[in-house]
RNA sequence: AAUUUAUACAGAAGAGUGGAGAGAUUAGGCUCUAUGAAACUCUGACAACCUCUUCGUCGAAAGACGAAAAAGGUGCCAAUACCUAAAUUUCGAGAAUGGCCUCGGGAUGCUUAUAAAUU
Numbered sequence: 001a002a003u004u005u006a007u008a009c010a011g012a013a014g015a016g017u018g019g020a021g022a023g024a025u026u027a028g029g030c031u032c033u034a035u036g037a038a039a040c041u042c043u044g045a046c047a048a049c050c051u052c053u054u055c056g057u058c059g060a061a062a063g064a065c066g067a068a069a070a071a072g073g074u075g076c077c078a079a080u081a082c083c084u085a086a087a088u089u090u091c092g093a094g095a096a097u098g099g100c101c102u103c104g105g106g107a108u109g110c111u112u113a114u115a116a117a118u119u
Stems, first nucleotide, its partner, number of pairs: 001119008013043005021032003026085004044077001046075001049073003053068006081111001087108008
């Protein structure tokens, strides 16, 4: 870097350095920010993807599933992944009565992020 699987409306702070942006951006909104953005560091929290540990069920075993815990590896600590579009499909309304178009809702997909496995 690629592929696959799972998850994404929950949850979670303070300080120091820094000095103007940030929220993935291709676009439009909207929000945060000198009462201090991004980034870096320290401490703390949140969570439970993987490892370790404990318990239970099934099993000859390997192992599978569930629960607990939170030592380790990650992650993460504004707003639904901030919202919508970027595709397909479907429902309703309008116009029309042939198609197309506009608005609103739903489903799937795409995109993105995180974890684990494989290459």
Molecule: SAM riboswitch aptamer (S box leader)
Organism: Bacteroidales bacterium